[in-house]
């Protein structure tokens, strides 16, 4: 000292949240000692029992008894001593107002703090002074006696004092009067008359001593007054009748409305009176860096003592352990009455998350009483329980493995726990036995206590745990678990590989604790004095006038409240900080210094602020002149234009609208002319021009009034700013009352749209707009920027005025107001920017997360509507700005694409083929869904993963190990079986060595390992597909920016292309484009068999040749290279020549960063997870070929540009020994027989087909079409039922060109014709690949669709299949209304009235 969270990312701005400290705590798990604190925070609820205030015989009268020693008595029982002047009781005296306890009330002179008392008291102490004579009357106890259950009461009778009463005395005192002094006046003081007013004795043998009475003083205490400080509410605004003051009397120790009584109308209150809630104040305590902020246990005050409410008595009380009345509540009762008050110490019950022993002792401190012994003392000193809190200590120390076991990870090699353990060697703090033994008391007296302490023994022995390890925040793996349990202080983990759940190891942190809650402070600058902010983020009142307050220009004298110095009281003690000390240390605790921000009194000072007092002209008014203006109010007045009326011309329409209908029109409409009525607003001028506070304000004319500018510098002398409250204006809409009412036009009404259209467009139309009074009071009332004053670079318009100047209203300068652009500076950024949102000052408004809510209650205002003021529960982890990247828009602007459009051909109908779906099956095995003739270049068994069934359990295959076998597998023959197996016969072990052994094979047993097309493609590697062969993705410097990010990649051209040029805060580079590689076009060299064969020979083979085709090899060629236009002179484009070939010449491969948790765990490979006589493995059979259906992708066709016969020609690629097969013979033919030739430029498949030539069908379901179906047959193959292909023969289904939709092509394409190959035994109409024949059409980018670039808007970022809004259902919190009802509080108003006090009366003494 700061972090987590709002976002894809950034900055801001705002809120939750954590980390620290703390506590009178409590709750979890755990728990060795010991010292020092501390322990009902909730029921001031309610209490059983004991104990907490008694003492005094030296005030005073009276006074027992048990028991114990005598005496008398047969006993009972009487009696003397002694117990004893004792114990209990009573008068009296001081005490009981202290100490102790609690915080209910109390918002107040209750505290605190400084003062004042000249308005006061003051017992016991202390110093001083004086005095203490003399009488007298009762009284309780106690006797007798009543009454009563009891408390307790009542009558008679004796009696004593330091009780009680008079008498003298009287220095002071006190009370009245005079007279000085002193005040403003009084209170006070000094002298002096008159008058009232004391006393008490006991002790002692004296001395004497404690004691009484009066006074003066001190000390300590208290009472009352007073500045001055400290809660929260204005949704509490007006309070007050003894109330404010006089005078008079009471009254109190004392001032005083403290009481009374008359007079008089006062007196608080926005600097918050009164009224509501809440609270005992302070020193201090926590916190904080401080300023603050909370909080209250010990020290001081105050208050209270079941609740109320009185007085007594006293030196002081309205009295905790006194009275007395009232309630309430308990308890005892003979029902008639009484008793009692733990908020003293213990303890009880009761509430409650929670708070202790009915203990010891007066030894010590201290406190009452007493002359003193000395009682008395739950204050007080201890000890007791409780880890509540602080402090301190302990659970051992050293050596001890490349390192035990167990545990746990593990890539299985091995790591971890860990020198930790064991071992070995040592100690003995605390604890535990035993001895001894304090200080506190220097002396008599020790509760604590045989305790602190000390000294011996014995033995590592008795003594660790609790949290957390996703980030913040120190600390990580396994396993279970599988959006399940669960876990969180936020932000979040969990949906099978969870480092966040549980649980192990292990690791961190802290330690007799250790977590959790709760509370405060802090972090939070998150109420902001210190120290914040209002253009967008919450946040400037809609605008002014001004009223109280806040702040105010210059110069000069004054004072001295404010200020600032000095000095001086006081601020209690404890605390706190600092240095010494004392318990081993520390906590605790003495001793001394310091602080202690405050207040008070004394002085000097006089700058600034304020008080007072003179000046002064710059602020600010006032005069005089002057021009400018939609400023404001009333009155006339004008024209255009729309509507309606009246005529006139004049006919079928008019209007509207994407279209179109309502609607108006032949009763004459619209169009037009030509009179009239009416009411509303003034084009053009008209401007980022002008006025006004602001809302506003727009023909003209008059009147009648407001302000602001200029110039002059005459006049006044600070008269000023700003403004809580108040007053006053204040669009629109809206109300009331009464007008007016042309057009517009909420509400309605009717046509349209539409899924619907309570809407958007269309006829129509009230209210209203308009006038005249009265309300309303509110707007995005915006510049979302309060007012005023000053400072503080500049350009450039535009309004009005005044000076200068100039041929010119030309130009400059100055003042006022109004735009734009921009420097410094500001700002999170956007922007602002002399008109400031820069820089200062004064003064006012407002803002504290979002939602709830500008609601609800409450008041106020209002004639309603409503309008101002303005919450809370509850809930959320946010909600917002601003600027960045996409990434999207039925935004925009360029450009591309067979995307559209021009074409041509098809699909979508039919039948058949093949795939999916769907469905059905014991199964129709899976996968893919941008898929669908896809994985599959080929399911009859095999494949085959799927069903049924039967087998096998180290297995069908493979590798180690141990043990056993020598012979087993195999291979041949049986038997049973569906066949896989099972079982029986019958058949050689080998290699190596002299040997012993060894080694290799085969079987059985056993093990470790297997096997799995079993899950996860969302755990993964590899491939692959899409976007898209689109031209884009990126760095590095460097520059801009607070950042995200930008620039470079924008721009002007250009291209196919981020292709290249230019320009440019950018200047390079990479991956892509391109090119480089293949092929095809052309031509050159070379090659020349199996090709070729023009020339020679030959009849052909063939030679001969290699010129030409071909073949395979290197080359050449295209580069806008040449010329013209065009361009900018460039890139580059257009035409053009040449050329086989022209602007990438076609056609391939090649596929950037990347999306899309695409696809693949079923090609492989792989983590994990699951299976192990099975989810493995072997065999047979069926199944993947099902079939109401729907869908893609195809084949073949509906013909005559066909079909069908006969005939004639032209290729390319390609294959071929498990093979391709010629000639020839047989079959109608599929084929068969045959086997020449060929490992191939040699043989073979192979006949190329449309095509052309000739015929023949004539438009029909045909001679088209060929499904489907019988029948013979072929051929592969163990084997064609389920399930192959062909042949002939017969059979001839639908179909006549195909609704919406919708696919391919831009040239050697499209179309259309065959041809061949992979698989593969046999099975193409798919795939591959080949040549042959060979079009059409593109104006041209408005739309559909994809895509790139740039701009723009966004609340999207899972990125428009976003987001997001309402009402229903359900279910859950919160707060409500509800018939009512119970309870506190409080106002007035009345009724009844206890004690008690003060008076009157009447009686006693």
């Nucleotide at each position: 000292a700061g972090a987590g969270u709002u976002u894809g990312a950034u900055c801001c701005c705002g809120g939750c949240u954590c980390a620290g400290a703390a506590u009178c705590a409590a709750c979890g798990c755990u728990g060795g000692c010991g010292g020092c604190g501390c322990g009902c925070u909730u029921a001031a609820c309610a209490c059983a029992u004991g104990c907490a205030a008694g003492u005094c015989g030296a005030a005073c009268g009276a006074g027992a008894a048990a028991g114990c020693c005598g005496g008398g008595g047969c006993a009972a029982c009487c009696u003397g001593g002694u117990g004893a002047g004792u114990a209990a009781a009573g008068u009296g005296g001081c005490g009981u107002a202290c100490g102790g306890g609690u915080g209910a009330g109390u918002a107040a002179c209750a505290c605190g703090u400084g003062g004042g008392u000249g308005a006061u008291c003051u017992g016991c102490c202390c110093u001083c002074u004086g005095g203490u004579g003399g009488g007298g009357a009762a009284u309780a106890a106690c006797c007798c006696u009543g009454g009563g259950a009891a408390a307790c009461c009542g009558g008679g009778g004796c009696u004593a004092a330091u009780a009680c009463c008079g008498c003298a005395u009287a220095a002071g005192u006190c009370g009245u009067c005079u007279u000085c002094c002193g005040u403003a006046a009084a209170a006070g003081g000094g002298a002096g008359g008159c008058g009232g007013g004391a006393a008490a004795g006991u002790c002692g043998c004296a001395a004497g001593a404690c004691g009484c009475c009066g006074g003066a003083g001190g000390a300590g205490g208290a009472g009352c007054c007073c500045g001055c400080g400290g809660c929260c509410g204005a949704u509490u605004a007006g309070c007050u009748a003894g109330u404010u003051g006089g005078u008079g009397a009471g009254g109190u120790a004392a001032c005083g409305g403290c009481c009374c009584a008359c007079c008089a109308a006062g007196g608080c209150u926005a600097u918050g009176a009164u009224c509501g809630g809440u609270a005992g104040c302070c020193g201090g305590c926590c916190u904080g860096a401080g300023a603050g902020g909370g909080c209250a246990c010990a020290c001081g005050c105050c208050a209270c003592a079941c609740u109320g409410g009185c007085a007594c008595u006293g030196a002081a009380a309205c009295a905790c352990g006194g009275g007395c009345c009232a309630g309430a509540c308990u308890c005892c009762u003979a029902c008639g009455g009484g008793a009692g008050g733990c908020a003293g110490c213990a303890g009880u019950g009761g509430g409650g998350a929670a708070u202790c022993u009915u203990g010891c002792a007066c030894a010590a401190u201290g406190g009452g009483g007493g002359c003193a012994a000395c009682c008395c003392u739950g204050a007080u000193g201890c000890a007791g329980c409780g880890a509540c809190g602080c402090c301190g200590c302990g659970u051992g120390a050293g050596c001890g493995a490349u390192g035990a076991a167990g545990c746990c990870c593990u890539u299985c090699g091995g790591g971890g726990u860990g020198u930790a353990a064991a071992g070995c060697u040592c100690u003995u703090u605390c604890g535990g036995c035993a001895g001894g033994a304090a200080c506190g008391a220097u002396a008599a007296u020790g509760a604590c206590g045989g305790u602190a302490c000390c000294u011996g023994c014995a033995g590592a022995a008795g003594a660790a745990g609790c949290u957390g390890c996703g980030g913040c925040u120190a600390a990580c793996u396994a396993c279970g678990u599988g959006c399940c349990a669960g876990c969180a202080g936020c932000c979040g983990c969990g949906g099978u590989a969870a480092u966040a759940c549980g649980u192990a190891g292990g690791c961190a942190g802290c330690a007799a604790g250790c977590g959790u809650u709760g509370u405060u402070c802090g972090g939070a600058g998150u109420u902001a004095c210190u120290g914040g902010g209002c253009g967008u983020a919450a946040a400037g009142a809609g605008u002014g006038c001004g009223u109280a307050g806040g702040c105010g220009g210059u110069c000069c004298c004054u004072u001295a409240a404010g200020u600032a110095c000095g000095g001086u009281g006081u601020g209690a003690a404890a605390u706190c900080u600092c240095c010494c000390g004392g318990c081993u240390c520390a906590a605790c605790u003495g001793g001394g210094a310091g602080g202690g921000u405050g207040c008070g009194c004394c002085g000097g000072a006089a700058a600034c602020u304020g008080g007072g007092g003179g000046g002064c002209u710059c602020g600010a008014g006032u005069a005089u002149g002057g021009g400018a203006g939609a400023g404001g109010a009333a009155a006339g007045c004008g024209g255009a234009a729309u509507u309606c009326c009246u005529g006139g011309u004049g006919u079928a329409g008019c209007g509207g609208u994407g279209a179109a209908a309502u609607g108006c029109g032949u009763a004459g409409a619209u169009a037009u002319c030509a009179g009239g009525a009416g009411g509303a607003a003034c084009a053009c001028c008209u401007g980022c021009g002008g006025u006004g506070u602001a809302g506003a304000c727009g023909g003209c004319u008059u009147u009648c009034u407001g302000g602001a500018c200029c110039a002059u510098g005459a006049c006044u002398g600070a008269c000023g700013c700003u403004g809580a409250g108040g007053c006053a204006c204040g669009a629109a809409a809206g109300c009331g009352u009464g007008g007016g009412g042309a057009g517009c036009a909420a509400a309605c009404a009717g046509g349209a749209u539409u899924a619907g259209a309570u809407a958007c467009c269309c006829u129509g139309g009230u209210a209203g707009u308009c006038c005249a009074c009265g309300c309303c009071c509110u707007a995005a009332a915006c510049g979302a920027u309060g007012c005023a004053u000053a400072c503080u670079u500049g350009g450039u318009g535009u309004a009005g005025g005044c000076c200068g100047u100039u041929c010119a209203g030309u130009c400059g300068g100055u003042c006022u107001g109004u735009g734009c652009c921009g420097g410094a500076g500001c700002u999170a950024a956007c922007g602002c920017g002399u008109u400031a949102a820069g820089u200062a000052u004064g003064c006012c408004g407002c803002c504290u997360g979002g939602g709830g809510a500008g609601u609800a209650c409450g008041g106020u205002c209002g004639c309603a509507a409503g309008g101002c003021u303005g919450a809370a529960a509850c809930u959320c982890a946010a909600a917002g700005g601003a600027a960045u990247u996409g990434a999207c828009g039925g935004g925009g602007g360029c450009c591309c694409g067979c995307a559209c459009a021009a074409g041509c051909g098809g699909u979508g109908g039919a039948g058949c083929a093949u795939g999916u779906g769907g469905u059905u099956c014991a199964a129709u095995u899976c996968g893919a869904c941008c898929a669908c003739g896809c994985g599959a270049a080929g399911a009859a068994c095999c494949u085959u993963a799927c069903c049924u069934g039967g087998g096998c359990u180290c297995g069908a295959a493979c590798g180690g190990c141990u043990g056993g076998u020598c012979a087993a597998c195999g291979a041949u023959c049986g038997u049973g079986g569906a066949a896989a197996c099972a079982u029986g016969g019958u058949u050689a072990c080998u290699c190596c060595g002299c040997a012993a052994g060894g080694g290799g094979g085969u079987c059985c047993a056993g093990u470790c390992g297997a096997g799995g097309u079993g899950c996860u493609g969302c755990a993964u590697g590899g491939c692959u597909g899409u976007c898209g062969u689109c031209a884009g993705c990126u760095c590095g410097u460097g520059u801009c920016g607070u950042g995200a990010g930008a620039u470079g990649g924008u721009g002007g051209g250009u291209u196919a292309a981020g292709u290249c040029c230019c320009g440019c805060a950018a200047c390079g580079a990479g991956c892509g484009c391109a090119a480089c590689c293949c092929u095809u076009g052309u031509c050159c060299u070379g090659u020349g068999u199996u090709g070729c064969u023009a020339a020679c020979c030959g009849a052909a083979a063939g030679g001969u040749g290699c010129a030409c085709u071909c073949u395979c090899a290197g080359g050449a060629g295209a580069c806008c290279g040449c010329c013209a236009g065009c361009g900018a002179u460039a890139a580059g484009u257009u035409g053009g020549a040449g050329g086989a070939a022209g602007g990438u010449g076609g056609g391939g491969a090649u596929g950037a960063c990347g999306u899309c948790a695409a696809g693949u765990c079923a090609u492989c490979a792989u983590g994990g997870c699951c299976u192990u006589u099975a989810u493995g493995u072997c065999c047979a059979g069926g199944g993947c070929u099902a079939c109401a259906c729907a869908c893609g992708u195809g084949c073949u066709a509906c013909a005559a540009u066909g079909g069908c016969c006969g005939g004639u020609a032209c290729a390319a690629a390609c294959c071929g020994c498990c093979g391709c097969a010629a000639a020839c013979c047989c079959g109608c033919g599929a084929g068969g027989g045959g086997g020449a030739g060929c490992a191939a430029a040699u043989c073979g498949g192979a006949a190329a087909a449309a095509a052309c030539c000739g015929g023949u069908c004539u438009c029909a379901g045909u001679u088209c079409g060929g499904a489907u179906u019988g029948c013979a047959g072929g051929c592969u193959g163990c084997a064609a039922c389920u399930c192959g292909c062909c042949u002939g023969c017969a059979u001839g289904a639908a179909g006549c060109u195909g609704g919406a939709a919708u696919c391919g092509c831009u040239a050697g394409u499209a179309a259309u014709g065959g041809c061949g190959u992979a698989u593969c035994a046999g099975a193409a109409c798919g795939a591959c690949g080949c040549c042959g024949u060979g079009a059409a059409u593109a104006c041209g980018u408005u739309c559909c669709c994809g895509g790139g670039c740039c701009u723009u808007g966004u609340a999207c970022a899972c990125a428009c299949c976003g987001c997001c809004c309402g009402u229903c259902a359900c279910a859950u919190c919160a707060c409500g209304a509800a018939a009512g009802u119970g309870g506190g509080u409080u106002g007035u108003a009345c009724u009844a009235g206890a004690a008690g006090c003060c008076u009157g009366c009447a009686g006693g003494c």